[in-house]
Molecule: SAM riboswitch aptamer (S box leader)
Organism: Nocardioides sp.
């Protein structure tokens, strides 16, 4: 950059340099000279992955041992999965406001003269787009 899979209502900021923009785009609403974004410094957060203790299923890719019927079976680890734990180490992440909110389909439920079709939304709900991060692959 692009594919797969999870997660996304919770947490957790001071300082230094600088100086106008930021929230990923688009509509909103916001944050910002009482200092945005950036960069450096020091905490902090959380628990994806490494990592620890336990526990199952499954698979037979790898390692080793074992049988025998010589390529099959069958057992240790490993490998997946689950549940717990640590946060002192390792590799990331985050530290404004649900991912800030919608946007697209679907039902509810208000409202349109309004029982149904139909439309509609400062309105609830489930799903998806998108997006962001982890972790594996290409």
């Nucleotide at each position: 950059u692009g594919c797969u899979c999870a997660u996304c209502g919770a947490g957790a900021g001071g300082g230094a340099c600088u100086g106008a923009g930021g929230g990923a785009a688009c509509g909103g609403c916001c944050c910002u000279g009482a200092g945005a974004a950036g960069u450096c410094c020091c905490g902090g957060c959380a628990a994806c992955c490494g990592c620890c203790a336990c526990g199952a299923g499954c698979c037979u890719c790898c390692u080793c041992c074992c049988a025998c019927c010589u390529g099959u079976g069958g057992g240790c680890g490993g490998g997946u999965c689950g549940u717990g734990g640590a946060a002192a180490c390792g590799g990331u992440g985050c530290u404004a406001a649900u991912u800030c909110c919608g946007g697209c389909c679907c039902g509810g439920c208000g409202c349109g003269a309004g029982a149904g079709a139909c439309g509609u939304g400062a309105u609830c709900g489930g799903g998806g787009a998108a997006g962001a991060u982890g972790a594996g692959g290409a």